[in-house]
RNA sequence: GGACAAUUAGCUCAGUUGGUUAGAGCGCUGCAUUCACAUUGCAGAGGUCGAAGGUUCGAGUCCUUCAUUGUCCA
Numbered sequence: 001g002g003a004c005a006a007u008u009a010g011c012u013c014a015g016u017u018g019g020u021u022a023g024a025g026c027g028c029u030g031c032a033u034u035c036a037c038a039u040u041g042c043a044g045a046g047g048u049c050g051a052a053g054g055u056u057c058g059a060g061u062c063c064u065u066c067a068u069u070g071u072c073c074a
Stems, first nucleotide, its partner, number of pairs: 001073007010026004019057001028044005050066005
């Protein structure tokens, strides 16, 4: 220098053919349970879906550019 892939909650990830309010597990907070802790149950907080722009009535999803990370080629 070139090709490909990934980027969604604190962490690991899902998200179908573009369509109703963006989800799960773990973690965190509160309550119940216990003498207490753990476990378990219930509830809650936490997201500008990497950044910018475009297409569309409508974008996490499609297109372009950029950034970061990884793999491969030279």
The prediction has a mean pLDDT of 80. The RNA shown here (transfer RNA) has 74 nucleotides and comes from Candidatus Falkowbacteria bacterium RIFOXYA2_FULL_47_9. The organism belongs to Candidatus Falkowiibacteriota, within Bacteria. The sequence is in RNAcentral, with records from ENA.